[in-house]
The RNA shown here (SAM riboswitch aptamer (S box leader)) has 117 nucleotides and comes from a soil metagenome. Model confidence (mean pLDDT): 80 of 100. RNAcentral holds the sequence, with entries from MGnify.
Parts: sequence; C1' cells; structure tokens
RNA sequence: CUCAUCUCGAGUGGUUGAGGGAAUGGCCCGUUGAAACCACGGCAACCGGUUGAGUGCGCUAUACUCAAUGUCCAGGUGCCAAAUCCAGCCCGGAACUGUGUUCCAGGCAAAGAUGAG
Repeated sequence: CUCAUCUCGAGUGGUUGAGGGAAUGGCCCGUUGAAACCACGGCAACCGGUUGAGUGCGCUAUACUCAAUGUCCAGGUGCCAAAUCCAGCCCGGAACUGUGUUCCAGGCAAAGAUGAG
C1' cells in the first nucleotide's frame, strides 16, 4: 500500500499497586484492585490442516475455485467490560413551550483494530 472483517462470542488465579478504555471531546471502568508480567483456561475461525466436489492438464502430482469441518495435529496469529463504548455526513420517523435538542431505524465516509498478501 491492497483486500476482507469489525452490534456474535469468551476469565480465573498469582506478582504488583494507579491508572485504563488508540488519539480529541464525551461517557464509562478502576483500591470490592487499573495497566503490565506470569500460569492455567476459554472464544472465534483470518491463515494453515483435513474431507468432498469442480476447473484445468493426455494422465498423475502441483495449482486454482467452492462447500463442509474446532472431536483440528503439542497447528500460526488474534481476542476474552460496554457496537471499534459513542462522535462526521445524508435520508426517514417520533417526542418536546420548540426553529433547535433528544430518541428510533437505515445508508455512506474518516480514523483505528485484526488477519492475509
């Protein structure tokens, strides 16, 4: 830089002791223990694996595509508060002593995260 996904899911213990949720604002979490590290556990199915089908090839192997599979090997990553916690723009609806605020539903971005290349 490109592509895919991001309202599902999954945590305990030990060490330690004040921060953390990317950034800004908000709103939250935290001495009933934050972050970090360690141990064990779990979730998920991106990659890999396995199985089946297809394409291609004279045939086989390799390759590619699709589907299934976590009872899937001592697999490679990732993740385990809140939608990526919320935010910008567009459109529709509703409420409100009301010309903007709030709420609900949908669409498109920006930034970010993870994986693969």